This is a predicted complex of two RNAs, RNase P RNA and transfer RNA, with 433 nucleotides together. Rfam match: Bacterial RNase P class A. Rfam's curators write: Ribonuclease P (RNase P) is a ubiquitous endoribonuclease, found in archaea, bacteria and eukarya as well as chloroplasts and mitochondria. By type it is a ribozyme. The coordinates come from a structure-prediction model, not an experiment, and the mean pLDDT is 77.

RNA sequence: AGCUGCCCGGGCGGCCGCGGCGGGUUCGUCCCGUCGAGGAAAGUCCGGACUCCAUAGGGCAUGGUGGUGGCUAACGGCCACCGGGGGCGACCCCAGGGAAAGUGCCACAGAAAGCAAACCGCCUUCGGCCUCGGCCGUCGGUAAGGGUGAAAGGGUGCGGUAAGAGCGCACCGCGCGUCUGGUGACAGGCGUGGCAGGGUAAACCCCACCAGGAGAAAGCCCAUGUAGGGAGGGAAGGCGCGGCCCGCGCCGUCAUGACCUCCGGGUAGGGCGUUUCAGGGUCGUGGCGACACGGCUCGCAGAGAAAUGGCCGUCGCCCCGCUUCGGCGGGUGGCACAGAAUCCGGCUUACAGGGCAGCUCU
RNA sequence: GCGAGAUAGCUCAGGCGGUCAGAGCGUCGGAUUCAUAACCCGGAGGUCGAGAGUUCGAGUCUCUCUCUCGC
Repeated sequence: AGCUGCCCGGGCGGCCGCGGCGGGUUCGUCCCGUCGAGGAAAGUCCGGACUCCAUAGGGCAUGGUGGUGGCUAACGGCCACCGGGGGCGACCCCAGGGAAAGUGCCACAGAAAGCAAACCGCCUUCGGCCUCGGCCGUCGGUAAGGGUGAAAGGGUGCGGUAAGAGCGCACCGCGCGUCUGGUGACAGGCGUGGCAGGGUAAACCCCACCAGGAGAAAGCCCAUGUAGGGAGGGAAGGCGCGGCCCGCGCCGUCAUGACCUCCGGGUAGGGCGUUUCAGGGUCGUGGCGACACGGCUCGCAGAGAAAUGGCCGUCGCCCCGCUUCGGCGGGUGGCACAGAAUCCGGCUUACAGGGCAGCUCU
Repeated sequence: GCGAGAUAGCUCAGGCGGUCAGAGCGUCGGAUUCAUAACCCGGAGGUCGAGAGUUCGAGUCUCUCUCUCGC
């Protein structure tokens, strides 16, 4: 000068105040004890738990994911490895299947943009001119060079040729076959083919895998009120079911009529779910690791439109001013981002300042 | 706990990515009129909410963030 991983994110004391729980009570707007935000509680971007609908079943559609192996309750997360790219390096980044199933698109420029193409150039035939170097026209050959473009049908070199060209050869790249190693992605070796079909799938699509829907206002229980309210539709179907079909369950099948639409009347909320869990800490064992297993230990907000705050002193850090570089002052200088709402695992984003460990380059 | 949107000063278009950045109103200048308005002619005005990615190329496709609206 950097890279990676992790942690803290004001400390202590006093006073006043707020919420939950337990106890006391002279039952009051009281007293005592104890506990009381975060690494992101956030965004709601993924994945689950839980609840109801069927124990969530089959097909189509739709959506998502996309190297390999593993971890996990699950994941678009994490770990290890493979391949590609960047960096001197530590290390970082990658939606990283298929373009040889089919379709679409490739603007402008350019001669030609997809069963390639002759603008300039190079070379040859023929004809003409000629100052014998060439020049012009013409039939053709040529993708090596120029030019256009994001992209022009392998790259470099030698040979070859009229000039050229995988036309031939060597190396590199690529395709195919095979052997070895690896669970695998893949790597390496050998042989073979002169190379055969550019890009785009975060375009349609194909392949593989995953996904039923709704969500704590889920859902369950108690309780209040009203009328056995009215009008219309309605029949072998209707509802659950909120993409569609099948299937399943319930209700109903000629009516005191399931169910649907509209109108009218009326009310009062309370409890559970709810915070004890894929839980935290520590030790040991296994594993490269994510993680798993076992022992010990801890109990750690929770309510309801919603408490967790304020002041003072002191210390710490930062900023500003002065400075004799020791410090001093700042009447009220500042200390981030932010704040639980069913819970959990991730991702992403925000964050004053500070600390620890390992590593790289000079 | 869910859903939709952001394009000129305002209201809105932009199909399957390319010369596609547009329309109306407004604004500015001119013309007309004694003057103003209307009519007529011409012009300016945009990092397409922000930042990344895919692609040769992004208003459009994907991701993250910000803001607004609705249930």